Record summary: Two RNAs folded together computationally: RNase P RNA and transfer RNA, 498 nucleotides in total. It holds a member of the Rfam family "Bacterial RNase P class A". Rfam classes the family as a ribozyme.

RNA sequence: AGCGUGUGAGUGAGGGUCGCCGGCGGGCCACUUCUUCGUGAAGGAAGGCACCGUCGGAGGAAAGUCCGAGCUCCGCAGGGCAGGGUGCCGGGUAACGCCCGGGCGUCGCGAGACGAUGGAAAGUGCCACAGAGAGCAGACCGCCGAUGGCCCGUCGCCUCCGUGAGGAGACCGUCGGGCACAGGUAAGGGUGAAAGGGUGCGGUAAGAGCGCACCGGACCUCCCGGAAACGGGAGCCGCACGGAAAACCCCACCCGGAGCAAGGCCGAAUAGAGGACGAGGAGCUGCCCGCUCCGACCGAGUCCCGGGUAGGCCGCACGAGGCCCGCAGCGAUGCGUGGUCCCAGAGAAAUGACCCUCCUCGCCGGCGUGACCGCCCUUCGGUGGCGCGCCCGGGGAGACAGAACUCGGCUUAUUCACGCGCUUCCG
RNA sequence: GGGGCCAUGGUGAAGAGGGAUCACGUCGGCUUUGCAAGCCGAAAUCCCGGGUUCGACUCCCGGUGGCUCCA
Numbered sequence: 001a002g003c004g005u006g007u008g009a010g011u012g013a014g015g016g017u018c019g020c021c022g023g024c025g026g027g028c029c030a031c032u033u034c035u036u037c038g039u040g041a042a043g044g045a046a047g048g049c050a051c052c053g054u055c056g057g058a059g060g061a062a063a064g065u066c067c068g069a070g071c072u073c074c075g076c077a078g079g080g081c082a083g084g085g086u087g088c089c090g091g092g093u094a095a096c097g098c099c100c101g102g103g104c105g106u107c108g109c110g111a112g113a114c115g116a117u118g119g120a121a122a123g124u125g126c127c128a129c130a131g132a133g134a135g136c137a138g139a140c141c142g143c144c145g146a147u148g149g150c151c152c153g154u155c156g157c158c159u160c161c162g163u164g165a166g167g168a169g170a171c172c173g174u175c176g177g178g179c180a181c182a183g184g185u186a187a188g189g190g191u192g193a194a195a196g197g198g199u200g201c202g203g204u205a206a207g208a209g210c211g212c213a214c215c216g217g218a219c220c221u222c223c224c225g226g227a228a229a230c231g232g233g234a235g236c237c238g239c240a241c242g243g244a245a246a247a248c249c250c251c252a253c254c255c256g257g258a259g260c261a262a263g264g265c266c267g268a269a270u271a272g273a274g275g276a277c278g279a280g281g282a283g284c285u286g287c288c289c290g291c292u293c294c295g296a297c298c299g300a301g302u303c304c305c306g307g308g309u310a311g312g313c314c315g316c317a318c319g320a321g322g323c324c325c326g327c328a329g330c331g332a333u334g335c336g337u338g339g340u341c342c343c344a345g346a347g348a349a350a351u352g353a354c355c356c357u358c359c360u361c362g363c364c365g366g367c368g369u370g371a372c373c374g375c376c377c378u379u380c381g382g383u384g385g386c387g388c389g390c391c392c393g394g395g396g397a398g399a400c401a402g403a404a405c406u407c408g409g410c411u412u413a414u415u416c417a418c419g420c421g422c423u424u425c426c427g
Numbered sequence: 428g429g430g431g432c433c434a435u436g437g438u439g440a441a442g443a444g445g446g447a448u449c450a451c452g453u454c455g456g457c458u459u460u461g462c463a464a465g466c467c468g469a470a471a472u473c474c475c476g477g478g479u480u481c482g483a484c485u486c487c488c489g490g491u492g493g494c495u496c497c498a
Stems, first nucleotide, its partner, number of pairs: 001423009012358007020057007027049002032046005059400001063411002066409005071259004083255005088102005103117001104115004118250002123248002126243002140189002142185003147182002149179005155173002158169004197215006216239001217237001220235006263314004274304004280294005321341004325336004359398003363394003366390005372385005428497007437451004445481001453469005474490005
């Protein structure tokens, strides 16, 4: 200068004052219900409390609700389809998309990091624009034009003209030159994310795995190592299988739905339903008379009752529990008739506020110091900047965040301190 | 506490791997004596970050915000 891993943490430590929530014990009876009897007071029980004491009181993520479970209710003979998820190999686990170990690939000098890492020779589809051509390809420029074609020359043969030297002409053929028409060519240019191995020699009309050597490389076959993924070697192959499955899909494995507002128990008032009794009941009015209202089978009133609302209790805090030790294992983890501890919990919801001293880290000022830098000076030295230290003073900061049925993970947010193991460079 | 859905100019929507599109509105220009209508043009971090891919509004992962349902 980095890499990996682990631990701790009320906004760091200690103290003081005042508060909040819960459990237990005590106290009290203003309040509610029940009960006893002497009927208006006391005792008791449940509950409650403005009281006292004591004990306990948020997290590594309590968060997101992304996975996996416990628990509860509903559904379900068995199998298949559809749908969803996971995806190298082996192991761990109650289970997992998590964790551990290993393989492979990429990156890094390295410690290490990252990887949705099965199949593209089962099939279908896609690869815009550009480009000649985008999938068992393609000829735009370039190269060639061997072969075929066209043009020119030359010679040969033939015909005609001329007494002759010679001249003219057609088919075909030889040789030479040209055109770039057919055609050949994947070396080179150019396009693109991607153009069907690389280098060299031979070869060719020019080229090309066309041939050869070396390098790279799949499939297939065999051998060796490994439990496997996979690795190593040999043979064979002249080069095929471009990408993409976070396109459809194929293959293997897994998956019933809902969620504590699940669900269970108790249960007012009011309304309605049902049943029994039932001729009176209520008001003015304390009593009588009187008056008014309701009322007799479509029945006032009284009593009983199912379900269920408000509300209350349970679920709900002893658990795949924490810590320590030992053993097994590289490890995740497991085992122990080893030890030890009990550790928030209510509900729209409690952990807070203030003060003092100290701690840590920035800032400003001060002091000291330096083998660094600038200026002044002959030097001693002075002065400013920068770095380091001191602790004197001042002022500030100490994250993210708050349990709501409970666990195991992942992800996201986030500050400081401490420990362990390692890498590279410098002295 | 738990379940579901959505995010594209100012507003409302389409687009589901290759140019960001439509309607209304806003602004500028043309037209008109002026206004309206009409015609032409302009304005987007496709909520944010990362990944897959040659290429992402679209596919995948994580986050943010909003709406809605359940006693």